[in-house]
RNA sequence: CUAAUACAUGCAAGUCGAGGGUGAAAUUAAAGCUUGCUUUAAUGGAAACCGGCGCACGGGUGCGUAACGCGUAUGCAACCUACCUAUCACUGGGGAAUAGCCCAGGGAAACUUGGAUUAAUACCCCAUGGUAUCAUCGAAUGGCAUCGUUUGAUGAUUAAAGCUUCGGCGGUGAUAGAUGGGCAUGCGUAAGAUUAGUUUGUUGGUGAGGUAACGGCUCACCAAGACUACGAUCUUUAGGGGGUCUGAGAGGAUGAUCCCCCACACUGGCACUGAGAUACGGGCCAGACUCCUACGGGAGGCAGCAGUAGGGAAUAUUGGUCAAUGGACGAAAGUCUGAACCAGCCAUGCCGCGUGCAGGAUGACGGCCUUCUGGGUUGUAAACUGCUUUUCUACAAGAAGAAAAGGCCCUUGCGAGGGACAUUGACGGUACUGUAGGAAUAAGCACCGGCUAACUCCGUGCCAGCAGCCGCGGUAAUACGGAGGGUGCAAGCGUUGUCCGGAUUUAUUGGGUUUAAAGGGUACGUAGGCGGGCCUUUAAGUCAGUGGUGAAAGCCCACAGCUUAACUGUGGAACUGCCAUUGAUACUGGAGGCCUUGAGUACAGUUGAGGUAAGCGGAAUUUAUGGUGUAGCGGUGAAAUGCAUAGAUACCAUAAAGAACACCGAUUGCGAAGGCAGCUUACUGGACUUGUGCUGACGCUGAGGUACGAAAGCGUGGGGAGCGAACAGGAUUAGAUACCCUGGUAGUCCACGCCGUAAACUAUGGUUACUCGUUGUUGGCGAUACACUGUCAGCGACCAAGCGAAAGCAUUAAGUAACCCACCUGGGAAGUACGACCGCAAGGUUGAAACUCAAAGGAAUUGACGGGGGUCCGCACAAGCGGUGGAGCAUGUGGUUUAAUUCGAUGAUACGCGAGGAACCUUACCUGGGCUAGAAUGCGAGUGCUAUCUUCAGAGAUGAAGAGUUCUUCGGACACGAAGCAAGGUGCUGCAUGGCUGUCGUCAGCUCGUGCCGUGAGGUGUUGGGUUAAGUCCCGCAACGAGCGCAACCCCUAUCCUUAGUUGCCAGCAUGUUAUGGUGGGGACUCUAAGGAGACUGCCUGCGCAAGCAGAGAGGAAGGAGGGGACGACGUCAAGUCAUCAUGGCCCUUACGCCCAGGGCUACACACGUGCUACAAUGGCAUACACAGAGGGUUGCGAUCUGGUGACAGUUGGCCAAUCUCAAAAAGUAUGUCUCAGUUCGGAUUGAAGUCUGCAACUCGACUUCAUGAAGCUGGAAUCGCUAGUAAUCGCGCAUCAGCAAUGGCGCGGUGAAUACGUUCCCGGACCUUGUACACACCGCCCGUCAAGCCAUGGAAGUUGGGUAUGCCUGAAGACGGUUGCUCUUAAGCGCUGUUUAGGGUAGAACCAGUAACUGGGGCUAAG
Repeated sequence: CUAAUACAUGCAAGUCGAGGGUGAAAUUAAAGCUUGCUUUAAUGGAAACCGGCGCACGGGUGCGUAACGCGUAUGCAACCUACCUAUCACUGGGGAAUAGCCCAGGGAAACUUGGAUUAAUACCCCAUGGUAUCAUCGAAUGGCAUCGUUUGAUGAUUAAAGCUUCGGCGGUGAUAGAUGGGCAUGCGUAAGAUUAGUUUGUUGGUGAGGUAACGGCUCACCAAGACUACGAUCUUUAGGGGGUCUGAGAGGAUGAUCCCCCACACUGGCACUGAGAUACGGGCCAGACUCCUACGGGAGGCAGCAGUAGGGAAUAUUGGUCAAUGGACGAAAGUCUGAACCAGCCAUGCCGCGUGCAGGAUGACGGCCUUCUGGGUUGUAAACUGCUUUUCUACAAGAAGAAAAGGCCCUUGCGAGGGACAUUGACGGUACUGUAGGAAUAAGCACCGGCUAACUCCGUGCCAGCAGCCGCGGUAAUACGGAGGGUGCAAGCGUUGUCCGGAUUUAUUGGGUUUAAAGGGUACGUAGGCGGGCCUUUAAGUCAGUGGUGAAAGCCCACAGCUUAACUGUGGAACUGCCAUUGAUACUGGAGGCCUUGAGUACAGUUGAGGUAAGCGGAAUUUAUGGUGUAGCGGUGAAAUGCAUAGAUACCAUAAAGAACACCGAUUGCGAAGGCAGCUUACUGGACUUGUGCUGACGCUGAGGUACGAAAGCGUGGGGAGCGAACAGGAUUAGAUACCCUGGUAGUCCACGCCGUAAACUAUGGUUACUCGUUGUUGGCGAUACACUGUCAGCGACCAAGCGAAAGCAUUAAGUAACCCACCUGGGAAGUACGACCGCAAGGUUGAAACUCAAAGGAAUUGACGGGGGUCCGCACAAGCGGUGGAGCAUGUGGUUUAAUUCGAUGAUACGCGAGGAACCUUACCUGGGCUAGAAUGCGAGUGCUAUCUUCAGAGAUGAAGAGUUCUUCGGACACGAAGCAAGGUGCUGCAUGGCUGUCGUCAGCUCGUGCCGUGAGGUGUUGGGUUAAGUCCCGCAACGAGCGCAACCCCUAUCCUUAGUUGCCAGCAUGUUAUGGUGGGGACUCUAAGGAGACUGCCUGCGCAAGCAGAGAGGAAGGAGGGGACGACGUCAAGUCAUCAUGGCCCUUACGCCCAGGGCUACACACGUGCUACAAUGGCAUACACAGAGGGUUGCGAUCUGGUGACAGUUGGCCAAUCUCAAAAAGUAUGUCUCAGUUCGGAUUGAAGUCUGCAACUCGACUUCAUGAAGCUGGAAUCGCUAGUAAUCGCGCAUCAGCAAUGGCGCGGUGAAUACGUUCCCGGACCUUGUACACACCGCCCGUCAAGCCAUGGAAGUUGGGUAUGCCUGAAGACGGUUGCUCUUAAGCGCUGUUUAGGGUAGAACCAGUAACUGGGGCUAAG
């Protein structure tokens, strides 16, 4: 910086009496007298007037203007210039008026009318006159085209003013200078092409007019030109420059203050006066607005200085003085001067200064933090002591800025010079100085997660809030708020806005276009840009020298003046520019000449799906006809629609039609691209090769332009076999407007005409040159050739250097260079809207913005994932056996209920889980009753009864009463125990944690060091070829090694040996018993428990490089890990556990702690998981008989005997256990019975009676006996376990435990199978590879519609406003003309009238903007 909005009030331009007339107030004198008045004279000089000069300067503003407006450089031979300077000449005579004054009018006022009279340096006439002007005729000379300059002659025309103190000051004409201006020209000077054509005085000429002057400046006539892609016209924006800010610079942005120029002065137009104006404080007219009015009419213009209102985020005093500087007038004194100099206001900026300095540790108090009897920090900081006085206060003294001008004296021809004297300061009693006093008067703001210097506590709890970007905040926030501390700057600090920088992020310096944004679809070609070799010339570009200019200020350097600095002065440098001139000539350009290698052409040869047109051909398909022939055909994953007994499909024959051309055929060939494929012919374009001629740079690129341009589509007319959008039907599907099937119209084909786009791609523009190699192939050439080698032109593959972000490219470049064109500049909105052009339409080309996001994107890496691929494994499937899912019951969970049904676990990896024992206890839950340093533990002065027992009350806890005086080795034990120190919490957070655990998974993996590769993330090793249960091992390899895992080492088990034999064993020898290793004895055997052996692919054969694999191999108890266990890598699931324990933080403290009684955890419509028992005859029942292992036992196991149907009770031998006991093993075997039934199956439920444990079995135990005898007859979809001593089946034991809800868990043995073709599929896993828009990693990501809210925007019937132009009408003032009327002495004026014109009216268009019912899409939001 906004309102060029409107303005009250005051001031901002006057001056000159030495041009003129007049002359107020006042003073003096005189006179008159009415004694305080009048008159006269003199002095005096106000005010107004005539006249001169000034008012065109100074001061303000930036509306307009994209322009010769400004800047710069030139020109005027096309011009003017008052005052000033110099020179020359002149200054004679006369006249008529008019202001003022006076008189009389009009009007409210502003103002104005009439009469009389008057002056001038005002005005007029005459004279004189020239180097002035004009005309004519010459001469000389010069230049720049018109022409200029000098000069001669003749003719015509035009001047003047006085004042005076006599010194002078003026006046007129002319020339020249200086100053100031005017005009013209080259170059430079904003954006938009979604503005491409503009123009009629327009462009030029002739003549005239006009101007100071050139000129269409104006007019008449003539011609038809002029400008424009190097951007005219139109639209929008804007005063320009010196400079200022920034930047390394180039640039970018900007144009306040100061200086130069321009424009404007309420808006628009117009002239007058004047040297100069189209005049900020002059005039006329029109318009808007304001004011006055007596309503008739008048007045006004702060974008001057102050000031007011308004607008605004926002910007000052209605100040002083002319002292200095400057200006106007004047002879001067002087007057005027809101220019200027000063003062006032504002930390707005720049600069300088201060708010103290030194000492001072019990490191005070307080604050904050803390690991808390302590420490750290604030902090030498404070207090306290000493010192200083800038600043401050008081007093005293006190500037520079002043030079004079003036009058006087001297010198001087004139300018002028010298001397003494007097006077003049707004700022201001200010700056500065001295004395006195006393640390006295003086510190804030921002920040502290990273960027970015500076950290802790508390509060808050995705709340409140922060935030420039990233991002903080969901209970341990260095990011919010407060505090303490710290950091930065400092009379300032921070925020916001704007500009430049960083940004090489518009790239001239200095970028790019394969994949990130970006090569036009392709060619031809216009303008333009660029261009081969040699010679001569020119000198435009280029380079150098010189001259002019580039105002001053500013910037830079040096010096100087204010105490310093800011500031100012002086000098220098610079101003990178423009112009002129002189020279140079390598390069570029111009001109001329020559050349052949670029380019082209001729002759010869070759080549090909190059193009156009015509003709021909066979196979196939479909259809038609005829024949043979019979029931299906066709189609699919499977089907159906469809066709078919009216004869299909199939086969044969004949005919027709249209379209496409198998094999050859290819990494092939041709073409500018699109594209081109049967054969033949005609016409035609191109390319290549060899050799020899010819032309002589004729070349390259190419904005606009033109042509070509797949498919689809459009128009007209044909054609139509097959195929086949749309459409119909059938399937599929939850649906299926699809994929699949049956049909089928446009279309596909031809001719002509449109369209003009594609992933029109090599996502790679064209041309030229250069730059390692290997290899394949097409067409030529090298006489001949199947070999071989070279070369030219193509088409491919691989690779070096180099390039590249990488992937990759690499003589067919994405390498190194040159030239030209096209294109890009974050994502979305959007290739959309509007406009324009093209098109019949569809649509195409060109092509934005608002708004919104912080990303979008490329290449590569590691993972994860894939209904991708490869290899492999696992009771993963398959093959089998047995279950679950149906029934009853048990148990756990969900849900529901409840005062409470305590809590946790919840896919796999919760659900017979924590719990390996809920009647009380447990217990954490509920109800009620109680306690408060507490129920427990430690330290503890001390006490020696409070302990203990009894009684009473009470549900009990508890309370009350009584009895009760301990033991002792004197250390103490035991019990109580005041105060105090440590309470306690199964309350919350497993998402703050430790520890422990589950799972992937006993899967074979997970890593490291060094090296190497890569810009890097990372890779390699660990991949590959084999092999294995195994990253097990071998081989290979830019890897070599190593670690955690695997395996092994450990335990049990299978065989043997040795040793040792008690409680175990008993062959042989004795002995005893009805009988028993019962006894003597024995170590042989079994067994026990110590130590060894044994198995290693060691041997053989085959295969294999090896590792290893195979074999009914040998041997062996055991064979390729013999079987089983313990053992669980890096990690994953914020997996589980704060209720085992531990623990941070938070929370409770007469309660969320503790004690007690009762209840609950055992509820019950229901749902699920895990089990038990069954449904029966491979069975049930009865009787008899047989064979284990591993465990437990003194608060115990309990034999035997007795009682009881039984649970059990009584009794007690034995046993602290290889001794005694629990203990009977059961399935099994043998015999008998049952005979297929809801049963002699099954046992739930219920009734009765009991047993046992326990203080106590009601809620709520187990067991026994008798009675009762439910469902259930093998279980839908689905689903689980198991590969051998396994599944299945049978019983036995143990832990917990008074007892037991155990059918659970953990162990033990007995009997003892079936099956595995195999790896396609399901699930899980491992390795390699591939794709990825995923990384919270597919339970990922993500698209569109709809619904809701918000935002900006397009269209739109209309409606409102704006500026601009045009047509017509009207038309003020003024100017330029005309004029017969009037005034008049002339000159001239008035009147009338024509032209022009501001403004006004009207009309229809175009443009821009606002708004709008309705409507279109877009963006954003949220857990829809």
RNAcentral holds the sequence, with entries from ENA, Greengenes and SILVA. Small-subunit ribosomal RNA from an uncultured organism, 1424 nucleotides, folded computationally. Its Rfam family is "Bacterial small subunit ribosomal RNA". Model confidence (mean pLDDT): 83 of 100.